[in-house]
RNA sequence: ACCUGAAAAAGGCAAACUUUUCGAAAGAAAAGGACGCAAAACCACGGACCUACGUAUUAAUUUAUAUGGCAGCCGGGUCGCCGGA
Numbered sequence: 001a002c003c004u005g006a007a008a009a010a011g012g013c014a015a016a017c018u019u020u021u022c023g024a025a026a027g028a029a030a031a032g033g034a035c036g037c038a039a040a041a042c043c044a045c046g047g048a049c050c051u052a053c054g055u056a057u058u059a060a061u062u063u064a065u066a067u068g069g070c071a072g073c074c075g076g077g078u079c080g081c082c083g084g085a
Stems, first nucleotide, its partner, number of pairs: 003084003012037002017032006035072001041078003045075003049069002054065003
């Protein structure tokens, strides 16, 4: 340096749910809380998925649309603790 996660140690993160705030919504932030996680650290680059304020459309309360989200869905990129080989 690359590969790897058996058994450990030191530490780390925090799903659901609850409260408050922000947001049109999806969702996010903070506090509590732990289902899990060896990248559950960071980046929306590709795909999937969620939402549809606005815009267009419809007979309609219809339909389409990301410029909004999601990194704890899968790839990709960047950086990184401990152990093993």